[in-house]
Context: one part of a larger RNA
Molecule: small-subunit ribosomal RNA, 3' major domain
Organism: uncultured diatom
RNA sequence: UGACGGGGGCCCGCACAAGCGGUGGAGCAUGUGGUUUAAUUCGAUGCAACGCGAAGAACCUUACCAGGGUUUGACAUGAUACGAAUUUCUUUGAAAGAAGAAAGUGCUUUUUAGAACGUAUACACAGGUGGUGCAUGGCUGUCGUCAGCUCGUGUCGUGAGAUGUUGGGUUAAGUCCCGCAACGAGCGCAACCCUUGUUUUUAGUUGCCAUAAGGAACUCUAAAAAAACUGCUGGUUAUAAACCGGAGGAAGGCGGGGAUGACGUCAAGUCAGCAUGCCCCUUACACCCUGGGCUACACACGUGCUACAUUGGGUGAGACAAUGAGAAGCAAAGCUGCAAAGACUAGCAAAUCUAUAAACUCAUUCUAAGUUCGGAUUGUAGGCUGCAACUCGCCUACAUGAAGGUGGAAUCGCUAGUAAUCGCUGGUCAGCUAUACAGCGGUGAAUUCGUUCCCGGGCCUUGUACA
Numbered sequence: 001u002g003a004c005g006g007g008g009g010c011c012c013g014c015a016c017a018a019g020c021g022g023u024g025g026a027g028c029a030u031g032u033g034g035u036u037u038a039a040u041u042c043g044a045u046g047c048a049a050c051g052c053g054a055a056g057a058a059c060c061u062u063a064c065c066a067g068g069g070u071u072u073g074a075c076a077u078g079a080u081a082c083g084a085a086u087u088u089c090u091u092u093g094a095a096a097g098a099a100g101a102a103a104g105u106g107c108u109u110u111u112u113a114g115a116a117c118g119u120a121u122a123c124a125c126a127g128g129u130g131g132u133g134c135a136u137g138g139c140u141g142u143c144g145u146c147a148g149c150u151c152g153u154g155u156c157g158u159g160a161g162a163u164g165u166u167g168g169g170u171u172a173a174g175u176c177c178c179g180c181a182a183c184g185a186g187c188g189c190a191a192c193c194c195u196u197g198u199u200u201u202u203a204g205u206u207g208c209c210a211u212a213a214g215g216a217a218c219u220c221u222a223a224a225a226a227a228a229c230u231g232c233u234g235g236u237u238a239u240a241a242a243c244c245g246g247a248g249g250a251a252g253g254c255g256g257g258g259a260u261g262a263c264g265u266c267a268a269g270u271c272a273g274c275a276u277g278c279c280c281c282u283u284a285c286a287c288c289c290u291g292g293g294c295u296a297c298a299c300a301c302g303u304g305c306u307a308c309a310u311u312g313g314g315u316g317a318g319a320c321a322a323u324g325a326g327a328a329g330c331a332a333a334g335c336u337g338c339a340a341a342g343a344c345u346a347g348c349a350a351a352u353c354u355a356u357a358a359a360c361u362c363a364u365u366c367u368a369a370g371u372u373c374g375g376a377u378u379g380u381a382g383g384c385u386g387c388a389a390c391u392c393g394c395c396u397a398c399a400u401g402a403a404g405g406u407g408g409a410a411u412c413g414c415u416a417g418u419a420a421u422c423g424c425u426g427g428u429c430a431g432c433u434a435u436a437c438a439g440c441g442g443u444g445a446a447u448u449c450g451u452u453c454c455c456g457g458g459c460c461u462u463g464u465a466c467a
Stems, first nucleotide, its partner, number of pairs: 001467002003464003007461007015451002019414005026306008034297002042053002064292007073125001077124002079121005086103007107114002127281002130279003136275002138270003141266001143264001148187006154163003167178003193258004198226007208215002229252001232246005308407001312366007325354002329348002335342002373404001378399007420443007
C1' cells in the first nucleotide's frame, strides 16, 4: 500500500421488512446429471452452466455409430495428354458409385491456339468440428450503470509511498458547494443520441370527414419547432451547494423507457462462429453414401406450461388493440366437409388487400361432486407438409378420462401502467416437438413503519503470525 475480520462509524440496493403472485407436491414440455448404448457427437458447471451455443436434430443439418465405397481427394493453385460443354438411355447397387450405349460438335481466333468444363497421370499440396481458451486475436459474461480508477507539476517522507481523492454539508453520482499544500488534468458520472408524454407550424394519400363530387375541423401519418432550466416563489441551511413546500404547466426537480458498461477482477467462457502459433493424423483423426443415433430411461435436479375449479366450466349473441409479416408469399367471399382441411377464385409487392384479438359485456345452463373441474394416457378413423412421418412430425373427429382437492423444509420475482392476468405478432422454418425466445398491445392492483437482522456494494477508520 492492499486484502481480510462472526472490528467500529456513515450510506445505498426488491437486500431485509410491508405486500402481491409463484417455485418446491401432480401431469406434461424442455434442458442437465446419471445410467444405458454400436453411437446416445461436442461444448457450457456456484452466483455469472442447466427452454444455454441450438432464431426450430425425420433425410439434410451432423460433428457420433454400423455398413458400403474413394485416395491429389468434396474444395484451391500449378504441369501434361485426350475430349467442347451438355443431354438421354441400359445393366448393377440400399445409395454413393461402377460398367456400357447413343445424341451433340458450340464461343473467341492470325486456323496455330485460347476461355470455360470433364476424364486420366505424377507430384508439390489439399483436408481435419483432431489437441491445447493455461500459447493467442477477436468477441462475450461478471462484479456493476457500482462511483469509482488514475496522471502531470508541486509539497511531505531516507524509502515503499502519501497528498490531491481526506474533512463539513449535499447528491442518483469523485454531483455540486465550502474548507484545506496543494494546483490542474484524463478515463468514468451527467449531458449530447433514440423513443414516449404536450402544443404549434407545414404537408396531407392509400389514412380522416363525407361519399356522385369534394373538404382540411378532428384522429392519424412525418418533417420542423417550442417546452422543464430549481426558471418564479415561501421556508430551512452557512448569505453556499442543496433540500422541503407552493404557483403556473401536458409534464417538476434525472418526467418514463432504451442505447451507452471507467481502471480492472475471475489463467471466467469460446481453438465448434471466425482467425491463428505450436503439436498431432495423411489409403486416414481426410472425403462420399445408405441406415441408425443425437428423441434411449430405474432415477436426481433446474426452467416452464396446464390444472386442482363458481372471481369458475359450457352454449349463444355483442364490443374494443398494437407491434409486425406477406410473391416458390399473405389469401377474402361464397361452395364441400362435424372438423383438420379441400376445390375454386377476388384483392394485395400493401397506411389501399389478407388475419374471429382474448380477457370483457349480456343472456342461459351446471351446483360442490374427482364433477359438464382437470386434461394425461390409449384406441379407431382421417387431414397436411415432405423423395420419405416405423424408429421420430403437426393437426382434426369420435371414444377413453390418469394424477391432481392449492403443495414439507426451503426458495424466487416484482415499487406503477409495475406485479398479476389476457390474447396477438415475428424470427428460425417444406413441416414441426414453440408451453421456448424476441416483441406488441388490452384489463390492471396491494404495500414500503423502517434499516435491528440476512445478502451484495461504496467511503472513512481500526487490528493483523496474510501478500